The RNA shown here (SAM riboswitch aptamer (S box leader)) has 94 nucleotides and comes from uncultured Eubacterium sp. Rfam family: SAM riboswitch aptamer (S box leader). Its family is annotated with regulation of gene expression in the Gene Ontology. Lineage of the source: Bacteria > Bacillati > Clostridia > Eubacteriaceae > Eubacterium.
RNA sequence: UUAUCCAGAGUGAUUGAGGGAACGGCCCGUUGAAAUCACAGCAACCUGCCAUAAACGGUAAGGUGCUAAUACCGGCGGUAAUACCGAAUGAUGA
Numbered sequence: 001u002u003a004u005c006c007a008g009a010g011u012g013a014u015u016g017a018g019g020g021a022a023c024g025g026c027c028c029g030u031u032g033a034a035a036u037c038a039c040a041g042c043a044a045c046c047u048g049c050c051a052u053a054a055a056c057g058g059u060a061a062g063g064u065g066c067u068a069a070u071a072c073c074g075g076c077g078g079u080a081a082u083a084c085c086g087a088a089u090g091a092u093g094a
Stems, first nucleotide, its partner, number of pairs: 001094005010039005018028003023074003040067003045063003048059003071089001076086004
């Protein structure tokens, strides 16, 4: 810089009090948070492979990512708005 963010997917071991980015809410957590490790899974951004004139598509071996709640909700702007759209910020890929 650009694309995506209402879908999907968790168990065990170690450990032991925090976590959901920040703030305000609202939640999750000793019936075990966060972290690390192991194995498993989801997805399909990149590579590979298959197919194709191309676009599109398939696959899931490799590189990332992810596996509570829409990016948990809101904050800023627009419209008559408890709604909708957009922005900002953030996350992830290239």